[in-house]
SAM riboswitch aptamer (S box leader) from Paenisporosarcina sp. OV554, 106 nucleotides, folded computationally.
RNA sequence: UUCUUAUCAAGAGCAGGUGGAGGGAACUAGCCCUAUGAAACCCGGCAACCGACUUACGCGAGUAGGCACGGUGCUAAUUCUUGCAGCAGUAGCUGACAGAUAAGAG
Repeated sequence: UUCUUAUCAAGAGCAGGUGGAGGGAACUAGCCCUAUGAAACCCGGCAACCGACUUACGCGAGUAGGCACGGUGCUAAUUCUUGCAGCAGUAGCUGACAGAUAAGAG
């Protein structure tokens, strides 16, 4: 970097520390967050995709759970909304595209 599969409406500090002005992936158009302190880092927390361990069932492959030890991930707003297509034809609903994360493959 490409491909495959799964998930993306829940959850996580409304006074934790450092830090200092920006941030919400990119672009369009919106709408938000932010000096009552952005990003980033540390700590804390959430979840449970993979591994380990473990319980029940099963001859077994495995299935359903548990745990949170290891590898990740996440921690404003649906992936903040929007752009494409379909239905409705104001509102709205569904899907696709794009993106994110995990596991696997090249």